[in-house]
RNA sequence: GCCCGCGUGGCGCAACUGAAUAGCGCAUCGGAUUUCGGCUCCGAGGGUUGGGGGUUUGAAUCCCUUCGCGGGUA
Numbered sequence: 001g002c003c004c005g006c007g008u009g010g011c012g013c014a015a016c017u018g019a020a021u022a023g024c025g026c027a028u029c030g031g032a033u034u035u036c037g038g039c040u041c042c043g044a045g046g047g048u049u050g051g052g053g054g055u056u057u058g059a060a061u062c063c064c065u066u067c068g069c070g071g072g073u074a
Stems, first nucleotide, its partner, number of pairs: 001073007010026004019057001028044005050066005
């Protein structure tokens, strides 16, 4: 250089073939329980899906470009 994969809350992952309010677990915060704490239970906040542009009635998902990480190849 070329090829492939990945990038989604603080962290780890989902989202099937484009249909919708972007979910789950951990963590955090509040509450219940407890003498206190832990465990357990209930609830809450936190994302505009790496950046930019495009297609579409509709994009995390398709297209272009760009950045980062990993792997392959001479």
The RNA shown here (transfer RNA) has 74 nucleotides and comes from a Flavobacteriaceae bacterium. It matches the Rfam family "tRNA". Rfam links the family to the GO term triplet codon-amino acid adaptor activity. Taxonomically the source falls in Flavobacteriaceae (Bacteria, Bacteroidota, Flavobacteriia, Flavobacteriales). Its mean pLDDT, the model's own confidence on a scale to 100, is 80.